[in-house]
RNA sequence: AACAUGAGGGUUUGAUCCUGGCUCAGAACGUACGCUGGCGGCGUGGAUUAGGCAUGCAAGUCGAGCGCGAACGUACCUUCGGGUGCUAGUAGAGCGGCGAAAGGGUGAGUAAUACAUAGAUAACCUACCUGUCGGACCGGGAUAAUUUCUGGAAACGGAUUGUAAUACCGGAUGGUCUUUGCGGGUCGCAUGAUUCGCUUAGUAAAUGGUAGCUCUGCUUCUGCCGAUAGAGGGGUCUAUGUCCUAUUAGCUUGUUGGUGAGGUAACGGCUCACCAAGGCAUUGAUGGGUAGCCGGACUGAGAGGUUGGCCGGUCACACUGGGACUGAGACACUGCCCAGACUCCUACGGGAGGCUGCAGUCGAGAAUCUUCCGCAAUGGACGAAAGUCUGACGGGGCGACGCCGCGUGAACGAAGAAGGCCUUCGGGUUGUAAAGUUCUGUCAGGAGGGAAGAAAUGCAUCAGUAAAGCUGGUGUUUGACGUUACCUCUGGAGGAAGCCCUGGCUAACUCCGUGCCAGCAGCCGCGGUAAUACGGAGAGGGCAAGCGUAGUUCGGAAUCACUGGGCAUAAAGCGCACGUAGGCGGAUUGAUUAGUCGGUUGUGAAAUCCCGGGGCUCAACCCCGGAAUGGCUUCCGAAACUGUCAGUCUGGAGGACGAGAGGGGAGAGUGGAACUUCUGGUGGAGCGGUGAAAUGCGUAGAUAUCAGAAGGAACACCGGUGGCGAAAGCGACUCUCUGGCUCGUUUCUGACGCUGAGGUGCGAAAGCUAGGGGAGCGAACGGGAUUAGAUACCCCGGUAGUCCUAGCCGUAAACGAUGAGCACUAGGUAGUGGUGGCUCUGAGGCCAUCGCUGCUGUAGCUAAUGUAUUAAGUGCUCCGCCUGGGGAGUAUGGUCGCAAGGCUAAAACUCAAAGGAAUUGACGGGGGCUCACACAAGCGGUGGAGCAUGUGGUUUAAUUCGAAGCAACGCGCAGAACCUUACCUGGGUUUGACAUGUAUGGAUUAGCUUCUUGAAAAGGAAGUGACGCGGGUAACCGUGGAACAUACACAGGUGCUGCAUGGCUGUCGUCAGCUCGUGUCGUGAGAUGUCGGGUUAAGUCCCUUAACGAGCGAAACCCUUGCCGUUAGUUGCCAGCGGGUAAUGCCGGGUACUCUAGCGGGACUGCCGUGGUUAACACGGAGGAAGGCGGGGAUGACGUCAAGUCCUCAUGGCCCUUACGCCCAGGGCUACACACGUGCUACAAUGGCCUAUACAGAGGGAAGCGAAGCGGUAACGUGAAGCAAAUCCCACAAAGUAGGUCCCAGUACGGAUUGUGGGCUGCAAUUUGCCCGCAUGAAGUUGGAAUCGCUAGUAAUCGCGGAUCAGCAAUGCCGCGGUGAAUAUGUUCCUGAGCCUUGUACACACCGCCCGUCAAGCCACGGGAGCUGGUAGUGCCCGAAGUCGCUGACCCAACCUUAGGGAGGGAGGCGCCGACGGUAAGACCGGUGACUGGGACUAAGUCGUAACAAGGUAGCCGUAGGAGAACCUGCGGCUGGAUCACCUCCUUU
Repeated sequence: AACAUGAGGGUUUGAUCCUGGCUCAGAACGUACGCUGGCGGCGUGGAUUAGGCAUGCAAGUCGAGCGCGAACGUACCUUCGGGUGCUAGUAGAGCGGCGAAAGGGUGAGUAAUACAUAGAUAACCUACCUGUCGGACCGGGAUAAUUUCUGGAAACGGAUUGUAAUACCGGAUGGUCUUUGCGGGUCGCAUGAUUCGCUUAGUAAAUGGUAGCUCUGCUUCUGCCGAUAGAGGGGUCUAUGUCCUAUUAGCUUGUUGGUGAGGUAACGGCUCACCAAGGCAUUGAUGGGUAGCCGGACUGAGAGGUUGGCCGGUCACACUGGGACUGAGACACUGCCCAGACUCCUACGGGAGGCUGCAGUCGAGAAUCUUCCGCAAUGGACGAAAGUCUGACGGGGCGACGCCGCGUGAACGAAGAAGGCCUUCGGGUUGUAAAGUUCUGUCAGGAGGGAAGAAAUGCAUCAGUAAAGCUGGUGUUUGACGUUACCUCUGGAGGAAGCCCUGGCUAACUCCGUGCCAGCAGCCGCGGUAAUACGGAGAGGGCAAGCGUAGUUCGGAAUCACUGGGCAUAAAGCGCACGUAGGCGGAUUGAUUAGUCGGUUGUGAAAUCCCGGGGCUCAACCCCGGAAUGGCUUCCGAAACUGUCAGUCUGGAGGACGAGAGGGGAGAGUGGAACUUCUGGUGGAGCGGUGAAAUGCGUAGAUAUCAGAAGGAACACCGGUGGCGAAAGCGACUCUCUGGCUCGUUUCUGACGCUGAGGUGCGAAAGCUAGGGGAGCGAACGGGAUUAGAUACCCCGGUAGUCCUAGCCGUAAACGAUGAGCACUAGGUAGUGGUGGCUCUGAGGCCAUCGCUGCUGUAGCUAAUGUAUUAAGUGCUCCGCCUGGGGAGUAUGGUCGCAAGGCUAAAACUCAAAGGAAUUGACGGGGGCUCACACAAGCGGUGGAGCAUGUGGUUUAAUUCGAAGCAACGCGCAGAACCUUACCUGGGUUUGACAUGUAUGGAUUAGCUUCUUGAAAAGGAAGUGACGCGGGUAACCGUGGAACAUACACAGGUGCUGCAUGGCUGUCGUCAGCUCGUGUCGUGAGAUGUCGGGUUAAGUCCCUUAACGAGCGAAACCCUUGCCGUUAGUUGCCAGCGGGUAAUGCCGGGUACUCUAGCGGGACUGCCGUGGUUAACACGGAGGAAGGCGGGGAUGACGUCAAGUCCUCAUGGCCCUUACGCCCAGGGCUACACACGUGCUACAAUGGCCUAUACAGAGGGAAGCGAAGCGGUAACGUGAAGCAAAUCCCACAAAGUAGGUCCCAGUACGGAUUGUGGGCUGCAAUUUGCCCGCAUGAAGUUGGAAUCGCUAGUAAUCGCGGAUCAGCAAUGCCGCGGUGAAUAUGUUCCUGAGCCUUGUACACACCGCCCGUCAAGCCACGGGAGCUGGUAGUGCCCGAAGUCGCUGACCCAACCUUAGGGAGGGAGGCGCCGACGGUAAGACCGGUGACUGGGACUAAGUCGUAACAAGGUAGCCGUAGGAGAACCUGCGGCUGGAUCACCUCCUUU
């Protein structure tokens, strides 16, 4: 000192909180796989087939127990055949002893004959070892070996001869021991134990071996026998603990006990005979499955959970099954017998074998090593010892399998090298990294040195002792590892780095490639052309001789909750009660001490863990000491609590007495209303039914109505969140029987109580059986409708049923989705049943209290909603139930039922969610309020015709492209004959039609003119032919720029992606909304503000108010128009003055007016009245040009639609580069069976035509507008004045007005179409322009369903101008003015929008979500005629080996004998038991199986639309019937139903 200790994240949603699963980060492993791999130490390594095994080894030893006893070789002799000595009493086998029951292996079996812990043995054994006491006398007969003969292939025998012992046998002795009988003592809980004395009977031995000596013997050592004690080892017994399953509930006949006997070392049904009928079990017997157990190991904060490899303890097994023998010990791993399977040998007659010992081999498997060295050490067997044996063990080898340690270099080093990668092209990064310089030297390599493990024994010698032995001393001997560890030297940075990851969790980012492909993925999820998620590269992060992956365990997981969870709505309270076992239990006194508490004894093996030390250089590892080992146990003590026993008490509970309310239950009887049917009367055409109809009924008289009769069922009003009952449930009245409850009195008993597994009873509706009954209603069924269909909703009928009796069923949303009981914890209010008190004339009023039923609400609780004395609060007791969704309340088994079915109740597989509450939106065939040309009221259109124009479709070489509901379609296009032009065909061209740069060239070039080929582009030819500077007289030379040519960078693209983008635009919508700061509320998302009451065009304003303020929008500011003033008057104007004309502001002049265009004024609910909250505001009025935003415009919040546009422009990425670029000619965009949109013109008389005539505004004009005049019927031509414009021109406005004509018709309407002749523009008019004249004169007579615009200077109608533009397709578009209405009672409905509220299973937000059949693929499972395998038993048969028992005949050495025989033994036989095997009927568990059933899953299959909104018939539960399917219908129930009204209730006054 022994202890230093708890982390969360991702994923359900648009977002939130909760519930809840899945998943990740950690640690570990006897591991395996992938990539990689330098060294060492210490550990560790067949987990699968307890599958089969070749080969070698793993148990022998003792000559000091015994008798035998070679050979090779060598020496000598020899008659040459051989013999003798040595070898050698050796090798060798045999008899005998001890060992072989240990050590080593494995975990098949075993759920208790096991193991762990604590005990018992008064019920036992124990070889070897130690201590003590005593003893060892006399005899005998065999046998192996050996010899000879002989059987057999072999294994192995048979006979004969013959011998020894520490082998075997007989007798003696017997302290002791056992035994018989008797007596005494001590002790124990009992059986009994122990001790002493006497007595009966019985039981031993090897005096062998060795050594020495002073040798008939003595001594030492060793061995032998009996007894006893010990140590160590074992047997048996007891208690407690020890997995899952009740879809295993009953099991048992030696079974339970007794008596007696046998047997055992020993108790015992261990075995047998007899007797009794017991024993075990819900505290789980019996059966089934799985498994060796423990110390410990892993994990964990702990409690726990998982595990039992290595090491240690224990058990079991040894090819499979059975059995005994020997022995101290076995029913025996390398012993025996039998049976079986398998393998091997064989001469076919018979034999042999057992690696789960160490190595090794095959097989199976994802997977697990050397056929090594040594007995040197430790240990074991034998031996007196030397020693022998020892695959125990000690070591080495193989494997990164694990743990630990070391190294792969260190310092300096910026030109920040090269290369790589990225880049905004500037640079950044790799990176002091490298190179380079200076060093070091671990490990590996080479050389040399060199511990410890070794101490004993033995041998030699010395000393002690008379000697030996023995003891001690000295010397010497003994090492597998081992070329050891370690040390020194040597040499040189030299030989030594990989793996995984980089979207989040989770540390670490860029480029390229790919394009829902290839692929990744632990979960969420990435990938469909800009992927930090795939693959590669660079860079980075992590770990490191390893790194990842896979698998398993614990953790996180409080996700089985003892510590430490829940059950109203998330999964979860049995439908309700009674009650058994069990659990729990009021007050008080005493006793006891089982539980409990304190101390103590023993145990809890060692190792491990922990602490303190120590040893290997450190560490891992090892050693020493300690602590700990939560447990069990012994003894002592305490007595509060629990228990037990005994006594007492009244508060819990129950009884008594007196009252009370009630649809509580059962039976019997009675009643009226309604309904239907029948009879009769009246009556006469319909009734009935619906959204509308039809089926149906009715002239054979219905419906209606009156009278009468019959029948069955249900009981209006009262009636009520009122009553009663345990729940289900109970409703007319009366009677009988009967259960429970409440109040009051405080009279009795004296804890008699609570809960309640199993069990028992009750239990709506539907359903079933039998018999009745049957009015109404009404599954099924029939018919009629509806519908795309309608197996439905609606209608007309209608059977079972609904009713009664008797019996079954046993389930419901059987709900308060809330188990029962007791206690405690603020109130208020209402109803109902009692009682008491006060007051009072009375109905009554007030107060208090007990029981029941509601509402509201504080604290508390809850995820929230909510709940709140009737708890979902705070506690206690008992029971039931839950553990992700689906599969499934299903299969299977069991059980109940007549059946339908009920109860009990899984798994495979599959998903990453399923779910609760609340929030914000969106939506509703929900509600409320409000608005809008939304409807209505009106006016005029479209849809029909012809034409114009756009689109679709079709066609085509091309008919370029885009736009697609509103919000594409007279749109891009404010102008397609060429051009435009992007398309097609053909012809050309390649640094290019266009830009910039670099390099080179060079005066021949470029340019211009002419000719020529060609359709043109383009090509060819000829002529001419430039500039600056310098030099030169000049010719000319040099040089430079531009230009040109060539080459290279690059240009170019109306190619793709509007889903990569900018910009711009449309739309909701000029709708009134959209937000923020601070504060407050809520766990939070969020709410409040922004709601409410008014008001407004408006979130406009006012009031109220946990909100107070603010911003973007609205409004205002801006433009225009309407009135006035002022200033200024030219090109405008002309009142007055003057002049002039045929006439005209024509002229002088004027600036008054109009007008022009600058600046101002004016309108603000300012004033009055009424209403309204003293408000905002509304209505009316005055004044005013204008009145409540005066009219119009510009102005478009946060956002939505991946809206539109890459073909306006810009732009990322991709693509093309003699082409997808560029040039040119021609064609096309203009096609035409058809369909749609937008328009124009019409169909006529409110009109057409003709004649005459009046009045605008706003624009445009120089490659322009173009006057007058002239020509032409006209288009137009000619002409040229004027005008860059308040001056000139375009330019006559038209409708209108006045007059005339037409007279209702396909026309004097309408003008298409066609013919013909002209005009204009233009290079060009055919495809394909416009205009004019003449001629022609189509459809069309007001337009189906449907649909559009418009609320006042508007609609309607009339013309005018402009842009684009050579011309024009313009009837389009954008503007301008002229004439100029009707209607709005209003918000029920349609459409759209805003706010509030409600429901929601929607959030891509209803164009949402989503259900089931069918079809296809795939997966697992159930049933299945059967087929097949296994397991455990039962009955019967057979019956090996073997023990035991019996046995006259056969055999036999020891002893006895009277010599015959006996005793005893053996063989053989018989009997009991008995393995394997056979057979029979069953049980259980698997495998497989034609076919079949449902289930799960699978981007785009079919049919419908069931559910979510009132989901369009509210939904759901139970039950029954029906139907392609979701489902429909009947009966009863629930609200987990929207909406409206009423009642009740609540709050305030």